[in-house]
Context: one part of a larger RNA
RNA sequence: GGAAAUGAGACGCUAGCGGCAGGGCUUAAUACACGCAAGUCGAGCGGUAACAGGUGUAGCAAUACAUGCUGACGAGCGGCAGACGGGUGAGGAACACGUACGCAACUUUCCUCAAACCGGGGCACAACCUUGAGAAAUCAGGGCUAAUUCCCCAUAACAUUGCGAAAGGGCAUCUGAUUGCAAUUAAAGAUUCGUCGGUUUGAGAUAGGCGUGCGUUCGAUUAGCUAGUUGGUAGGGUAACGGCUUACCAAGGCAACGAUCGAUAGCUGGUGUGAGAGCACGACCAGCCACACGGGCACUGAGAUACGGGCCCGACUCCUACGGGAGGCAGCAGUAAGGAAUAUUGGUCAAUGGACGAAAGUCUGAACCAGCCAUGCCGCGUGAAGGAUGAAGGCCCUCUGGGUUGUAAACUUCUUUUAUCUAUGAAGAAAUGUCCUGUUUCUACGGGAUUUGACGGUAAUAGAUGAAUAAGCACCGGCUAACUCCGUGCCAGCAGCCGCGGUAAUACGGAGGGUGCAAGCGUUAUCC
Numbered sequence: 001g002g003a004a005a006u007g008a009g010a011c012g013c014u015a016g017c018g019g020c021a022g023g024g025c026u027u028a029a030u031a032c033a034c035g036c037a038a039g040u041c042g043a044g045c046g047g048u049a050a051c052a053g054g055u056g057u058a059g060c061a062a063u064a065c066a067u068g069c070u071g072a073c074g075a076g077c078g079g080c081a082g083a084c085g086g087g088u089g090a091g092g093a094a095c096a097c098g099u100a101c102g103c104a105a106c107u108u109u110c111c112u113c114a115a116a117c118c119g120g121g122g123c124a125c126a127a128c129c130u131u132g133a134g135a136a137a138u139c140a141g142g143g144c145u146a147a148u149u150c151c152c153c154a155u156a157a158c159a160u161u162g163c164g165a166a167a168g169g170g171c172a173u174c175u176g177a178u179u180g181c182a183a184u185u186a187a188a189g190a191u192u193c194g195u196c197g198g199u200u201u202g203a204g205a206u207a208g209g210c211g212u213g214c215g216u217u218c219g220a221u222u223a224g225c226u227a228g229u230u231g232g233u234a235g236g237g238u239a240a241c242g243g244c245u246u247a248c249c250a251a252g253g254c255a256a257c258g259a260u261c262g263a264u265a266g267c268u269g270g271u272g273u274g275a276g277a278g279c280a281c282g283a284c285c286a287g288c289c290a291c292a293c294g295g296g297c298a299c300u301g302a303g304a305u306a307c308g309g310g311c312c313c314g315a316c317u318c319c320u321a322c323g324g325g326a327g328g329c330a331g332c333a334g335u336a337a338g339g340a341a342u343a344u345u346g347g348u349c350a351a352u353g354g355a356c357g358a359a360a361g362u363c364u365g366a367a368c369c370a371g372c373c374a375u376g377c378c379g380c381g382u383g384a385a386g387g388a389u390g391a392a393g394g395c396c397c398u399c400u401g402g403g404u405u406g407u408a409a410a411c412u413u414c415u416u417u418u419a420u421c422u423a424u425g426a427a428g429a430a431a432u433g434u435c436c437u438g439u440u441u442c443u444a445c446g447g448g449a450u451u452u453g454a455c456g457g458u459a460a461u462a463g464a465u466g467a468a469u470a471a472g473c474a475c476c477g478g479c480u481a482a483c484u485c486c487g488u489g490c491c492a493g494c495a496g497c498c499g500c501g502g503u504a505a506u507a508c509g510g511a512g513g514g515u516g517c518a519a520g521c522g523u524u525a526u527c528c
Stems, first nucleotide, its partner, number of pairs: 009524005019378001022375001023373002025338001030336003035332002039080003044077002047073002051071003054067005087291003097215007106208002111204008119153004128143006159184007168175002189196002217263003224254003229251008266288004270281004293314005316327004344370001346369003352366001353364004383414004393405005420464005428455001433450007472517005477498003483512005493500002
């Protein structure tokens, strides 16, 4: 270098036949109009802005007004959830990841099991009323008020802290059955009366945190690097160990088994290839990590240093009455830009899963579906049998003729996958909810009926008509399967390599014929 093969690609020609299962910004972690993507609970609370009903008053009536009385419920307080789910791969060569251990150094809302408890009192702040400032965003003052909000008191240990005794155990610091004394610390109610909740403690489960061994790209044309640096003591901090941090003390620590510096890169299960060893890659799916306009910081909380929370600085965009404000699609769609290049501003919560709720249910661009794209894989079809006057036409030749296209066509008989039309029409629904009922420790379990399907009048099935609706692309000198004629004349051109072309070119262009693949074919790129 070739052949063969591969994929998350692109381009050319072709196809816009159908079905099934996956995939779809590799570039600018560029900037984003608009909509949606995280809410829920009235069985925690004060209430009543809207809707519906009831009641009352006035009226003959239409109607008007009043009333939280009821269903419900905007805004508000409170609880739980917004740390999951979804996206991206910028950074990071590191205990980030993988694997194996360890924590006598740790946390864990909700859930399960076990033990005990839930007594009394008080002060507020929203909403609301009111005053004021402002263009707005919003802010400030005064007054009233509820609670599962907040605070105090009581009770309390097997909890925590301090001081002790101690069998035994351990790798050191230590741990510790069994115990003694003292101190400290809890709670909330709702209810349809069945329950649901609250507090403390122990155990479990789940989820995390931390430490360590080993593994984890290239460069020495990077050889020295390091002051919280390495260790100790003491204080602080943390859920917890630790220079994590501070003060003091010592002068250590790392490095040719590559420190430091520079470059590159998310890691893995895996994927591609290969007989294997290996090499390359890390799209989709799954686990972990990191990030959320760039950078920093904490608050709340069981959990965040928090994508759709907050504060500050910066860049950018928008509004402004120029005083000041608002914003963050690497969520789903979508737009612009960049680029060879990558989709709909779709439907539904029916199923699965999640949040909240006692439940009904609400929310859910998670998810399930549909739309676009031959982007890939698999399967099917574009007809089958007969048919020689070897028709016509084309092409070739040694030209009254022969060869080839070629059983190919015509023609005859048949079939109907598919396409079109008509009719029927799912599974996915198990459970839940509602009603009835049986057992029953009244908690639950069982039986029956009924309700709920986005996809979708979809898939599928049956029937009707009629060969009817369906073939291209590349190549043909050798490698490499497949040859002749005409045109051109070192020109025009071809080409992966060798090389073709200067008048008989199987290599250029066209035609006929042939070869190979086939709804694809070829080219380019990349890897083995």
The part of an RNA shown here (small-subunit ribosomal RNA, 5' domain) has 528 nucleotides and comes from an uncultured bacterium. The full RNA is in RNAcentral, with records from ENA and SILVA. It matches the Rfam family "Bacterial small subunit ribosomal RNA".